[in-house]
RNA sequence: CCGCCUGCGGGGAGAGCGCGUCCGACGGACGCCACCGAAGGGGCAAGCGAGGACGGCCCAGACUGUAGCCCCCUCGUGAAACUCUCAGGUCACCGUACCCGCAACGUGGU
Numbered sequence: 001c002c003g004c005c006u007g008c009g010g011g012g013a014g015a016g017c018g019c020g021u022c023c024g025a026c027g028g029a030c031g032c033c034a035c036c037g038a039a040g041g042g043g044c045a046a047g048c049g050a051g052g053a054c055g056g057c058c059c060a061g062a063c064u065g066u067a068g069c070c071c072c073c074u075c076g077u078g079a080a081a082c083u084c085u086c087a088g089g090u091c092a093c094c095g096u097a098c099c100c101g102c103a104a105c106g107u108g109g110u
Stems, first nucleotide, its partner, number of pairs: 001109004006103006016033001018032006034090003040086001041084003047077006055070003059065002
């Protein structure tokens, strides 16, 4: 100096103020239908690694054979604002990935 973790301040989208029942009733809980994706969570591409087997290339030579490369298959690893919609959310408030600023402890790197 940079990154991560934590806290504070600022910015910050999307989607029914739907229907019904209940409660202690300006609110909340549950159920149903319709939706959203930016708490969290799940999935995967190229690439990389390992293994396999038919074929091809290369090498030597009489059949044939070792290694390497290509093609194919399997397994592992592998990102998101993509995708799923479990969770969460669909007036406002709260919250929200992400961005900016500030601060302290710790931690990793240069």